[in-house]
Molecule: SAM riboswitch aptamer (S box leader)
Organism: uncultured Puia sp.
RNA sequence: CUUAUCAAGAAAGGCUGAGGGUAAUGGCCCUGCGAAGCCUUGACAACCUGUUCCACCGCAAUUGGAACAAGGUGCCAAUUCCAUCCCGUCAUGUGCGGGACAGAUAAG
Numbered sequence: 001c002u003u004a005u006c007a008a009g010a011a012a013g014g015c016u017g018a019g020g021g022u023a024a025u026g027g028c029c030c031u032g033c034g035a036a037g038c039c040u041u042g043a044c045a046a047c048c049u050g051u052u053c054c055a056c057c058g059c060a061a062u063u064g065g066a067a068c069a070a071g072g073u074g075c076c077a078a079u080u081c082c083a084u085c086c087c088g089u090c091a092u093g094u095g096c097g098g099g100a101c102a103g104a105u106a107a108g
Base pairs, nucleotide, nucleotide: 001108002107003106004105005104006103011041012040013039014038015037019030020029021028024084025083026082027081042076044074047072048071049069050068051067052066053065054064055063080102085099086098087097088096089095090093
């Protein structure tokens, strides 16, 4: 940079000790009944991967789908916590819906 997904899901212990939730702003929230970080164990999930089957197909490969597994990642407060910029909409509410930006993860 490209593509896909982001409304679901899943915590205990140890070390440590004050912040954290997206860089910012505003809100809201979590946090000495222990934040972030590191380690161990466990879980969740199924992007890649493996096996089997189905569709496609002359055969194979590719592609799409399903089931199972869990090797490589990821993840385990709140929708990516909400908003910010644009558009639509109505019963005009700090409403609802869509998109953008930013970010996260996977594969290339």